Background
Small-subunit ribosomal RNA, 5' domain from an uncultured prokaryote, 531 nucleotides, folded computationally. The full RNA is in RNAcentral, with records from ENA. Its Rfam family is "Bacterial small subunit ribosomal RNA". Its family is annotated with structural constituent of ribosome and ribosome in the Gene Ontology. The coordinates come from a structure-prediction model, not an experiment, and the mean pLDDT is 82.

[in-house]
Context: one part of a larger RNA
RNA sequence: GAUUGAACGCUGGCGGCAUGCUUAACACAUGCAAGUCGAACGGAAACAGGCCUAGCUUGCUAUUGGCGGCGACGAGUGGCGGACGGGUGAGUAAUGCAUAGGAAUCUGCCUUGUGGCGGGGGACAACCUGGUGAAAACCAGUCUAAUACCGGAUAAGCCCUACGGGGGAAAGCGGGGGACCUUCGGGCCUCGCACCAUAAGAUGAGCCUAUGUCAGAUUAGCUAGUUGGUAGGGUAAAGGCCUACCAAGGCGACGAUCUGUAGCUGGUUUGAGAGAAUGACCAGCCACACUGGGACUGAGACACGGCCCAGACUCCUACGGGAGGCAGCAGUGAGGAAUAUUGCACAAUGGGGGCAACCCUGAUGCAGCAAUGCCGCGUGUGUGAAGAAGGCCUGAGGGUUGUAAAGCACUUUCAAUUGUGAGGAAAAGUUUAAGGGUUAAUAUCCCCGAGUCUUGACGUUACCCUCAGAAGAAGCACCGGCUAACUCUGUGCCAGCAGCCGCGGUAAUACAGAGGGUGCGAGCGUUAAUC
Numbered sequence: 001g002a003u004u005g006a007a008c009g010c011u012g013g014c015g016g017c018a019u020g021c022u023u024a025a026c027a028c029a030u031g032c033a034a035g036u037c038g039a040a041c042g043g044a045a046a047c048a049g050g051c052c053u054a055g056c057u058u059g060c061u062a063u064u065g066g067c068g069g070c071g072a073c074g075a076g077u078g079g080c081g082g083a084c085g086g087g088u089g090a091g092u093a094a095u096g097c098a099u100a101g102g103a104a105u106c107u108g109c110c111u112u113g114u115g116g117c118g119g120g121g122g123a124c125a126a127c128c129u130g131g132u133g134a135a136a137a138c139c140a141g142u143c144u145a146a147u148a149c150c151g152g153a154u155a156a157g158c159c160c161u162a163c164g165g166g167g168g169a170a171a172g173c174g175g176g177g178g179a180c181c182u183u184c185g186g187g188c189c190u191c192g193c194a195c196c197a198u199a200a201g202a203u204g205a206g207c208c209u210a211u212g213u214c215a216g217a218u219u220a221g222c223u224a225g226u227u228g229g230u231a232g233g234g235u236a237a238a239g240g241c242c243u244a245c246c247a248a249g250g251c252g253a254c255g256a257u258c259u260g261u262a263g264c265u266g267g268u269u270u271g272a273g274a275g276a277a278u279g280a281c282c283a284g285c286c287a288c289a290c291u292g293g294g295a296c297u298g299a300g301a302c303a304c305g306g307c308c309c310a311g312a313c314u315c316c317u318a319c320g321g322g323a324g325g326c327a328g329c330a331g332u333g334a335g336g337a338a339u340a341u342u343g344c345a346c347a348a349u350g351g352g353g354g355c356a357a358c359c360c361u362g363a364u365g366c367a368g369c370a371a372u373g374c375c376g377c378g379u380g381u382g383u384g385a386a387g388a389a390g391g392c393c394u395g396a397g398g399g400u401u402g403u404a405a406a407g408c409a410c411u412u413u414c415a416a417u418u419g420u421g422a423g424g425a426a427a428a429g430u431u432u433a434a435g436g437g438u439u440a441a442u443a444u445c446c447c448c449g450a451g452u453c454u455u456g457a458c459g460u461u462a463c464c465c466u467c468a469g470a471a472g473a474a475g476c477a478c479c480g481g482c483u484a485a486c487u488c489u490g491u492g493c494c495a496g497c498a499g500c501c502g503c504g505g506u507a508a509u510a511c512a513g514a515g516g517g518u519g520c521g522a523g524c525g526u527u528a529a530u531c
Stems, first nucleotide, its partner, number of pairs: 001531004006527005013377006019370002021335001026333003030330003035080003040077002043073001047071001050067003053062004087288003096213007105205002110201007120150002128141005158167003172193006180187002214260003221251003226248008263285004267278004290311005313324004341367001343366003349363001350361004380410004390401004414472001419464001423461001429453001431451002435447003475520005480501003486515005496503002
């Protein structure tokens, strides 16, 4: 000199864009953060509307009752999603990361092909009945549906094979309809979405190798599943990954082992570079989710807001037993020099579910707080010598503050007032009539363009207009040398200053105050840290 996720002191007008627990991976009250689908299913707890019914004031009132045909739907079965998104950096010095390769693998949803989607069965929830319990919850019995579950059929391709053969699948739902059939439910045809098998792609993931990746030798030897082979098991997959047997290997001064520290990288800071330091925000990877262990489900987890066991802690309890996990967003206590709102909205972008409408989304978009940082703007402009008054200095003549002020003439950025326009963010989506595709079809459905109807948290938005008046807006540090900037008074080795040299013991440009000056400026200094 540059820099910071900074803090502290003094001061503080506005805006834009960023950033904001670096400490206790300490403990957490409360609310929210993952749901959705009725176009898979049986249903009917609540609601809206309608119908029946009842009451009668005969056209309204539902106080009571009924109707799943319709809208919506609590709880339940089922499907998909809760493995993403969000947080943190405890652990990890290599099961990690970075770069470059590799072969023995899997991959839901998505895309493109190919081939199918025929026929049956038995249950279990919900509901009902009964019981136990303070609660959490649980038990027993009788029914019932499905895209839930299970045989059997079929097998182009698939898997196994001794090449003879053997094995293995599926599910329906919704819209529309001319003939034909009908047990009037529908069949049948067609469209869409689903479903099964298989081949590829894309995406994602698992595995292996090489090289690189902090310090300590006051850590020199380490290792028995250890190193290799054979056989078997196991996995989606290679492999001591595991087991049995056999051999005695394997690593190490090119630093094994042990100990300490640490998430890694793109990057960031600094520097002319080489390098050094660092890894906040943003992005990629990894690891973790009260502590330790375990598996289940699933395409994917050994799963932050899932399950089981153990432990510590907290809470409820009728003492028998139960409940919980903010390193999600806010917020609280504690720790600390120190770090924000228990805000608004799904309008946009994206994600999950759904045919869709739509629902959910503390992701996200915004707002609030903080000069924490960067950038921009303002706090007036011109004129004005009687060089006013006052202050300070003085050699008492004057000098300086100083065109500075006052005065005169102007301007109105920003803030304050008024109002318009409602700009961008808006593209999608719903609905209505033409064209194309599908089709038996002018239904339906899909595609394309056109018209129409709506949808904004921010938001009293930005921008613009109006209005009034210099009106509301300057401080901080320093002035001995380094280092830009000097005098007076007080003090008297005292009080004090100080980054280094050093000042102060009666004329202190170094302490304290004042006048003046210098530097930076909504900041300025100090402290800490890095180069």